[in-house]
RNA sequence: GGAGUCAGUCAGAUGGUCGCCGGGAACUUUUGUUUCUGGAGGAAAGUCCGGACUCCGCAGGGCAGAAUGCCGGGUAACACCCGGUGGGGGCGACCCCAAGGAAAGUGCCACAGAAAAUAUACCGCCCGGCACUCCUUUUACUAUAUAAAAUGUCGGCAAUUUUCCCCGCGUCUGUAUCGUAAGAUGAGUGCCGGGUAAGGGUGAAAAGGCGAGGUAAGAGCUCACCGCUUUCAUGGUGACAUGAAAGGCAUGGUAAACCCCAGCCGGAGCAAGACCAAAUAGGGAAACGUCAGAGGGCUGCCCGUCCGAAGUUUCCGGGUAGGUCGCAAGAGGUGCCGGGCGAUCGGCAUCCCAGAUAAAUGAUCAUGGUCCCGAACAAACGGGAGACAGAAUUCGGCUUAUAGCCCACUCCAUUU
RNA sequence: CGGGAUGUAGCGCAGUCUGGUAGCGCACCUGAAUGGGGUUCAGGGGGCCGGAGGUUCGAAUCCUCUCAUCCCGACCA
Numbered sequence: 001g002g003a004g005u006c007a008g009u010c011a012g013a014u015g016g017u018c019g020c021c022g023g024g025a026a027c028u029u030u031u032g033u034u035u036c037u038g039g040a041g042g043a044a045a046g047u048c049c050g051g052a053c054u055c056c057g058c059a060g061g062g063c064a065g066a067a068u069g070c071c072g073g074g075u076a077a078c079a080c081c082c083g084g085u086g087g088g089g090g091c092g093a094c095c096c097c098a099a100g101g102a103a104a105g106u107g108c109c110a111c112a113g114a115a116a117a118u119a120u121a122c123c124g125c126c127c128g129g130c131a132c133u134c135c136u137u138u139u140a141c142u143a144u145a146u147a148a149a150a151u152g153u154c155g156g157c158a159a160u161u162u163u164c165c166c167c168g169c170g171u172c173u174g175u176a177u178c179g180u181a182a183g184a185u186g187a188g189u190g191c192c193g194g195g196u197a198a199g200g201g202u203g204a205a206a207a208g209g210c211g212a213g214g215u216a217a218g219a220g221c222u223c224a225c226c227g228c229u230u231u232c233a234u235g236g237u238g239a240c241a242u243g244a245a246a247g248g249c250a251u252g253g254u255a256a257a258c259c260c261c262a263g264c265c266g267g268a269g270c271a272a273g274a275c276c277a278a279a280u281a282g283g284g285a286a287a288c289g290u291c292a293g294a295g296g297g298c299u300g301c302c303c304g305u306c307c308g309a310a311g312u313u314u315c316c317g318g319g320u321a322g323g324u325c326g327c328a329a330g331a332g333g334u335g336c337c338g339g340g341c342g343a344u345c346g347g348c349a350u351c352c353c354a355g356a357u358a359a360a361u362g363a364u365c366a367u368g369g370u371c372c373c374g375a376a377c378a379a380a381c382g383g384g385a386g387a388c389a390g391a392a393u394u395c396g397g398c399u400u401a402u403a404g405c406c407c408a409c410u411c412c413a414u415u416u
Numbered sequence: 417c418g419g420g421a422u423g424u425a426g427c428g429c430a431g432u433c434u435g436g437u438a439g440c441g442c443a444c445c446u447g448a449a450u451g452g453g454g455u456u457c458a459g460g461g462g463g464c465c466g467g468a469g470g471u472u473c474g475a476a477u478c479c480u481c482u483c484a485u486c487c488c489g490a491c492c493a
Stems, first nucleotide, its partner, number of pairs: 001412005008405001010404001013367006020039008041388001045399002048397005053269004060303004065265001068262002070084005085099001086097004100260002105258002107254003122200002124196011136184006143177005150171003154168003208226002211223003227249001228247008273325004283316006295307002318492003332351008370385005417489007426442004436473001444460005466482005
């Protein structure tokens, strides 16, 4: 210098002028005037959780429903926070996890694929049988070629006859080649029966992985290592970790599908609720009901319980839409000390710090600070920028939006 | 302030419960029929299901966050 991670009581500062809302005091008496003083946020937002507070008849039981889900702790409480365990990501600082149960049950897993969960067998591999084909070889037969041999009531061949030699032809034999038939060996193809799950192929996912042995081929069939399950031992409060032995694998995924298990939940919400004031047509219709009781009790259903001794509910129509309280002293803020790794807890001191109701918290000027731009650095000068957003009974969290500032740390590069 | 619902084609709506190809009507485009238009017939195009993230092999659908729109809620008698 670059790229990141994490944290923050940061979210510009000071002063002047003019305004707005609230409170106190004084004056004035009711209109008001003067003066002092307080006046948005880290998210005031989304309303996603959990409390306080208020009301309901104090809310018992069952079903249903909602929401939570590793362990320990914190807290008023939580789906929050802290610290751990396990898993995942990153070179790292560090970050993420809706992280119980799929050997209780049900469902689903499209297409592809043999098979998507009681395993199965498409290709492949192996064994056996049958049929066919081919190679090699043996035997027999036929045909052709050949001849160093043998042979002939054959031909040349006739002369008086016979014979021999020679030539041709035939036969036989041998050899060679082709073909046919049979047998044997080997190979291949097809069909049938069986073995197998190593390999191929499909898929998001294929019934432990990998290597060696073994086998007809294979397979946890056997063995080593890894994974898994069960048991035991040790450590830890625990999640869990480590080690040993055994089992040979049984148990695919999905619970942000139904569900099961564990613990937990009464409902409604400040338009809660209390009081004062004002006003009227205390009207009309429908349904249900008057004790064998409608309806209601702010829970969807049932039981139980309570109110209700006559009305109740809904619709149409009518009236008022004013004030006070709730409502600002609180799981409050700040500082110091102590316990705890931490969330957080305890003690002491000190402070009072918005309360509007269509809704105040604003505008402007000056000074200086940050960043950007202006002719290349610095200074000076000039110009410009500053987010997201705004209380509404209140508190603790979560989530979302957000320009910039800044503590600590990590990685890379360069210089010394 | 509190409570609740809905976002799917230009418009109006299904599909979401129970995950696997996104559909219907009107509108739009092309062709036929007609002298021309309308009606009719035949064919076709157009969507990242409001946005972001997650669960899953796979999300319009399930979960979380977020954005937008709409609805209801005063008191008296």